[in-house]
RNA sequence: GAACGAACGCUGGCGGCAGGCCUAACACAUGCAAGUCGAACGCCCCUUCGGGGGAGUGGCAGACGGGUGAGUAACGCGUGGGAAUUUGCCCAUUGGUAGAGGAUAACUCAGGGAAACCUGGGCUAAUACUUUAUAAGCCCUUCGGGGGAAAGAUUUAUCGCCGAUGGAUGAGCCCGCGUCAGAUUAGCUAGUUGGUGGGGUAAAAGCCUACCAAGGCGACGAUCUGUAGCUGGUCUGAGAGGAUGAUCAGCCACACUGGGACUGAGACACGGCCCAGACUCCUACGGGAGGCAGCAGUGGGGAAUAUUGGACAAUGGGGGCAACCCUGAUCCAGCCAUGCCGCGUGAGUGAUGAAGGCCUUAGGGUUGUAAAGCUCUUUCAGUCGUGAAGAUAAUGACGGUAGCGACAGAAGAAGCCCCGGCUAACUCCGUGCCAGCAGCCGCGGUAAUACGGAGGGGGCUAGCGUUGUUCGGAAUCACUGGGCGUAAAGCGCACGUAGGCGGGCUGAUCAGUUGGGGGUGAAAUCCCAAGGCUUGACCUUGGAACUGCCUUCAAUACUGUCAGUCUUGAGUCCGGGAGAGGUGAGUGGAAUUCCUAGUGUAGAGGUGAAAUUCGUAGAUAUUAGGAAGAACACCAGUGGCGAAGGCGGCUCACUGGCCCCGGUACUGACGCUGAGGUGCGAAAGCGUGGGGAGCAAACAGGAUUAGAUACCCUGGUAGUCCACGCCGUAAACGAUGGAAGCUAGCCGUCGGGUAGCAUGCUAUUCGGUGGCGCAGCUAACGCAUUAAGCUUCCCGCCUGGGAAGUACGGUCGCAAGAUUAAAACUCAAAGGAAUUGACGGGGGCCCGCACAAGCGGUGGAGCAUGUGGUUUAAUUCGAGGCAACGCGAAGAACCUUACCAGCUCUUGACAUCCUGAUCGCGGAUGGUGGAGACACCGUCUUUCAGUUCGGCUGGAUCAGUGACAGGUGCUGCAUGGUUGUCGUCAGCUCGUGUCGUGAGAUGUUGGGUUAAGUCCCGCAACGAGCGCAACCCUCGCCUUUAGUUGCCAGCAUUUAGUUGGGCACUCUAGAGGGACUGCCGGUGAUAAACCGGAGGAAGGUGGGGAUGACGUCAAAUCAUCAUGGCCCUUAUGGGCUGGGCUACACACGUGCUACAAUGGCGGUGACAGUGGGCAGCGACUCUGCGAAGAGUAGCUAAUCUCUAAAAGCCGUCUCAGUUCGGAUUGUUCUCUGCAACUCGAGAGCAUGAAGUCGGAAUCGCUAGUAAUCGCGGAUCAGCAUGCCGCGGUGAAUACGUUCCCGGGCCUUGUACACACCGCCCGUCACACCAUGGGAGUUGGUUUUACCCGAAGGCGGUGCGCUAACUUUUAGAGGCAGCCGACCACGGUAAGGUCAGCGACUGGGGU
Repeated sequence: GAACGAACGCUGGCGGCAGGCCUAACACAUGCAAGUCGAACGCCCCUUCGGGGGAGUGGCAGACGGGUGAGUAACGCGUGGGAAUUUGCCCAUUGGUAGAGGAUAACUCAGGGAAACCUGGGCUAAUACUUUAUAAGCCCUUCGGGGGAAAGAUUUAUCGCCGAUGGAUGAGCCCGCGUCAGAUUAGCUAGUUGGUGGGGUAAAAGCCUACCAAGGCGACGAUCUGUAGCUGGUCUGAGAGGAUGAUCAGCCACACUGGGACUGAGACACGGCCCAGACUCCUACGGGAGGCAGCAGUGGGGAAUAUUGGACAAUGGGGGCAACCCUGAUCCAGCCAUGCCGCGUGAGUGAUGAAGGCCUUAGGGUUGUAAAGCUCUUUCAGUCGUGAAGAUAAUGACGGUAGCGACAGAAGAAGCCCCGGCUAACUCCGUGCCAGCAGCCGCGGUAAUACGGAGGGGGCUAGCGUUGUUCGGAAUCACUGGGCGUAAAGCGCACGUAGGCGGGCUGAUCAGUUGGGGGUGAAAUCCCAAGGCUUGACCUUGGAACUGCCUUCAAUACUGUCAGUCUUGAGUCCGGGAGAGGUGAGUGGAAUUCCUAGUGUAGAGGUGAAAUUCGUAGAUAUUAGGAAGAACACCAGUGGCGAAGGCGGCUCACUGGCCCCGGUACUGACGCUGAGGUGCGAAAGCGUGGGGAGCAAACAGGAUUAGAUACCCUGGUAGUCCACGCCGUAAACGAUGGAAGCUAGCCGUCGGGUAGCAUGCUAUUCGGUGGCGCAGCUAACGCAUUAAGCUUCCCGCCUGGGAAGUACGGUCGCAAGAUUAAAACUCAAAGGAAUUGACGGGGGCCCGCACAAGCGGUGGAGCAUGUGGUUUAAUUCGAGGCAACGCGAAGAACCUUACCAGCUCUUGACAUCCUGAUCGCGGAUGGUGGAGACACCGUCUUUCAGUUCGGCUGGAUCAGUGACAGGUGCUGCAUGGUUGUCGUCAGCUCGUGUCGUGAGAUGUUGGGUUAAGUCCCGCAACGAGCGCAACCCUCGCCUUUAGUUGCCAGCAUUUAGUUGGGCACUCUAGAGGGACUGCCGGUGAUAAACCGGAGGAAGGUGGGGAUGACGUCAAAUCAUCAUGGCCCUUAUGGGCUGGGCUACACACGUGCUACAAUGGCGGUGACAGUGGGCAGCGACUCUGCGAAGAGUAGCUAAUCUCUAAAAGCCGUCUCAGUUCGGAUUGUUCUCUGCAACUCGAGAGCAUGAAGUCGGAAUCGCUAGUAAUCGCGGAUCAGCAUGCCGCGGUGAAUACGUUCCCGGGCCUUGUACACACCGCCCGUCACACCAUGGGAGUUGGUUUUACCCGAAGGCGGUGCGCUAACUUUUAGAGGCAGCCGACCACGGUAAGGUCAGCGACUGGGGU
């Protein structure tokens, strides 16, 4: 996608044509579904005298029609044949239809019974029954002969009856072929297979029986088990196929279950009979009746399937001469959107693009010509009227139906599903991993096109979705049309049976094959054409087709078969040759261990380090001798041999492959493969008996470790070895089955041959074994004459992962176990090859204060500061490894301030708009209440601007109203911006080209070199960009310009560069120069570059700074700011007072000060550089011990000032808790500020804690650096041990890259990609699910043996009964009865098999 006998959900206007219990072959109330004939017969009743009716006898029909699919794997069905049969009614032909007889139902009488019904006596008819005669033809026959028929009715036509022949139709039987699954069903069969005799049938036959023989079927699947009616067809598919067998048609089977026969032309009989069983009903309990799988209908089952309708008008059937009767067959109607087909639900016009809805960037967009409005039409439905065909003379259920005409009015008539991708169709709101969706992937955790609603859109339309099933897509069982090195898949290897396949030539045959003809392939269906219903669905007619089977004629290339022949395949023979091929016997040396003896002394052994162990009872070591077992160093090799497993000292014997080469003598296709089968088959293991040196599972001990049932060590038993017998598996691998042919080469190596000569080389050839490589193949990797290439033949194997190579069953085995080999359940993947990253206790190269070498610290003390924790009304918030923690904060007493308590305001502290009022507002100041905000009352000052002169405009203030303000409320995981970090690491990319199916690769890799992807060379790459470097700033040298506030060499002058003078110098600040591996030598590849040197202030980026690629961390920040969404709106907003952020058992980070003599204290008094300064810096003088205070000069700064630099130097102290150290505390003060209580800094005096150099661990630094010393600034009223700067003094060390950490490049492995902080294995615990075992138990089915033996036919018998005939006291014949074998149901016993349940238990899955 198509389909359906469908069902369910929502919805539903009409008509036509079809279809309608798929489940319980479950049980059925009621009615109907098979009768008819008086022209076969007697009797009875009614009668209009015409006739009609009733029950019987008799005839025909109830074997058809109708239903169902339980059974059946079968000659049941399909198809095509066959011979040994029958066939009522029908057709044709032919010949007959003559005598006789006895009964019997009905009826009547009597009786029994509840009923169903039955019994006895009597009467009667026939086309009922019996018999005789006849026999054209018929049947039997021993060929002599024998047997066998009839029915009349009625008056005149006919209808009947009997025999025979032929036909037609129907039926029975036999055969070839076809017809589901399972081998975890491999053997089945005693009437079984055949024969003879007999019986039997309509008919052949073991169909039945007696006897004889021992056959018959089966791997081409018997038997058994499961399932199933078969077919034409139907659905799907391009086809081949696959699935299916409703309706219609053919066949079969069945009729409550099982068995049985009767009648008949036909039955073993749906609406007949008998018996048995189960069930139901009636009953007077003694007995009876019944069979919807006919049509309706009921109950039940179920997701689910209709009316207890009309008519025989038509078509057909039965009976009848016929009229006619019967017919739930049939024709119609009813119900159901169950399906198919057709029609409608209106048409035209209509823009202000109405209203409403929805969205919105607020402008608009969309619904949408859609509506309304205007103008039309009337199909269908409705009302009224008319009205068929179906019928050939009559007869019409359907039906007043179809059709036709008229009328009214847009009037009565639209839904369903979907909108994340697949897949056509998008937004808002709600919800917040909830509710829910889902076919697969998946969606939902506060911005959901995926849930729910709405608007809009898409699809189909009287339907639309969902579910179920089948086919397709699926080449995903592959015949058409697949695979097996690594994805699933080559048996471990060989030999060989059946089978399959098979070399060249000739002839024959015609089985396969091909062509033509004939028969058949039912109809319907499908297809084509034509026709009929208005069209269509539907129907009718014709054609084609039905791809098949049978038969016949012909062809003979190929295959087969038969016959002959050949040598190239295969084999034999002869001559050479190689080899760890196999088996057996013997033998050799080295080594290990053990034993004996000697020498000799304290250790040996073992390991990363040790210990267990051995050793003074003499080890190890060493020498000599001996014993035993096992294995064979070097040679030795991608060397050899073997089918594989495998094979290695040497010698001998036996032996295999014929393994290779040469010869070309012989055979003449003898071949290849190989299901089953048979044999071989490493190691381990098993059995019996030996052997046992070394090694060594198990085991013991010692170590290691958190543990160590391991790795390491010391011992050590099976075993390893031999003989015999099992086992039969391995990553038994080339993960590559065997055989044959063909298809470029080059280089090795092993064995043999040939040729040439230069006699050890070259060329060539056959066979083996390797490397590289073309075409070709492959998903790629790779393979590539030793194929994974191109062909042919044969075998084995695969079909998503797990469960599982497991369970059960079978076979094998002593066992271990092997082999064969599932399912339930579960997942949406599992897997291969390759790519890019990331990672590795992988490799190579390289770098960095990364380690090492050094110097100084932290970690211990006290204090400062930040954080955690705790506490609290609050201790506001953020930052959290590096990359949070002296961080945001360049400075919390109030403020800040965001937190807490209390008080207080509500258009608000702030913005815009509107209305009204006023003309101001504002500033200074006093008072009252209050904690203050705030409220009230005053005083002083100031009295808006423009103007068209209109309270017109602007501005300001106040009051009011609502829009709004406001939020340091949430989300840094919605964001912008900014920042950190890897990392100042050297990387990150692009265009074009090329390679690759592709992801991607190349470039960017390689050889050098660099601080550098820096540069050079090479190269399928060539170029380019962002980074590196350089350009920028600063320091270092020089030149030049300019000299004030700077400087002073020379000249004057001064206390003083103070002044004159000067600008040389310093300095200041502008412009330039200078350094570029430029020069020389060496190394290097003649390159890049490196090393050394010269010159130079500076030398190889001269020092420092600014500068931060692509990106990573959902890194940080919504509390700088901005901002989406959400939230608050008399409060989460605003104001105020007080408190808090400063708490304190404790833990951590960062610092300061120290522990002292390289020091403390006292004295002395030399030398800087950044910077700052007007609400400021403040010289100087005075006061105070001091912090500071009181005056005040100068300075808006190269001018004045902060400003004293400190380490330094000199003296003293002399190793102590000190003259070290300064915490803490007391007290008195100073300063700032509205205010130092919580909670500032400083000074003086007094006090004088810990601390004697710091565990594990850890940090910084490579030169003007570390260390050490002071100075300045920002913030700031005040507050600095922090931060940012400045200068002074001024080291040590770097062998080197093994290791730790981080990083870069190349390469390698990967099951990782959230990327190793990854992934992931198993047990255990809990829950659920399916399953194996299981003492048993329940049921189905089947087999064997035995018992019982209804009805029935058959056989036997015949005491009893008996109308037809006869030669009549009787007989023949018949019947009941009885007996026998067979046999259904039932029973007993023992098995097989399948299924359910099962305490407990095993593993498996989630």